[in-house]
RNAcentral holds the sequence, with entries from ENA. Transfer RNA from a Rickettsiales bacterium, 72 nucleotides, folded computationally.
RNA sequence: GGCAAAAUAUAGUAGUUGGUAACUUAAUAGGCUCAUAACCUAGAGUCGUGGGUUCGAUCCCCACUUUUGCUU
Numbered sequence: 001g002g003c004a005a006a007a008u009a010u011a012g013u014a015g016u017u018g019g020u021a022a023c024u025u026a027a028u029a030g031g032c033u034c035a036u037a038a039c040c041u042a043g044a045g046u047c048g049u050g051g052g053u054u055c056g057a058u059c060c061c062c063a064c065u066u067u068u069g070c071u072u
Stems, first nucleotide, its partner, number of pairs: 001071007011024003019055001028042004048064005
C1' cells in the first nucleotide's frame, strides 16, 4: 500500500433482511441483618462521528475515525 471484519449502558454481549433496544455485571437508593456479604425491590444510565435515502434508520448507502485479522 491492498482486502476483509468490528464499533450498542461502567464492563461483557444480544438484537433487527426499517416501526421508538434487551440480558448479565458494576455503581446508586431502599428492604432484610446486631453488622457486612449474599438475597429481594426500584430507578438512573446506551446504538463510534458526519452526511444521504425514507413518513420513520441500531439496521440500507457514502465518507471519516479507531481497533483487529490476512496479504505485499